[in-house]
RNA sequence: GCCGGAGUGGCGGAAUUGGUAGACGCAAGGGACUUAAAAUCCCUCGGGUCUCUGACCUGUACGAGUUCGAGUCUCGUCUCCGGCA
Numbered sequence: 001g002c003c004g005g006a007g008u009g010g011c012g013g014a015a016u017u018g019g020u021a022g023a024c025g026c027a028a029g030g031g032a033c034u035u036a037a038a039a040u041c042c043c044u045c046g047g048g049u050c051u052c053u054g055a056c057c058u059g060u061a062c063g064a065g066u067u068c069g070a071g072u073c074u075c076g077u078c079u080c081c082g083g084c085a
Base pairs, nucleotide, nucleotide: 001084002083003082004081005080006079007078010026011025012024019068028044029043030042031041032040046058047057048056049055050054061077062076063075064074065073
């Protein structure tokens, strides 16, 4: 240099071949139970704003495009993995 694959919350890892993004598990926080703890159970858990029991906006490596609608399709860039030279 060429070819192929991959990139999604703190981590792993889903999303029916374009139709509610973050299921499920781990980690973390709060609560219940307990004399106390472990175990178990319940709730929360990307970011931001606000009139904060909630509402709204934004978010799938980065930047564009197609589309009513993109994590998914197209183009470019970056990083990682494999192959060829």
The prediction has a mean pLDDT of 81. Predicted 3D model of an 85-nucleotide RNA (transfer RNA) from a Nitrospirota bacterium. RNAcentral records the identical sequence in 2 taxa. It matches the Rfam family "tRNA". Gene Ontology term of the family: triplet codon-amino acid adaptor activity. The source organism's lineage runs through Bacteria, Pseudomonadati and Nitrospirota.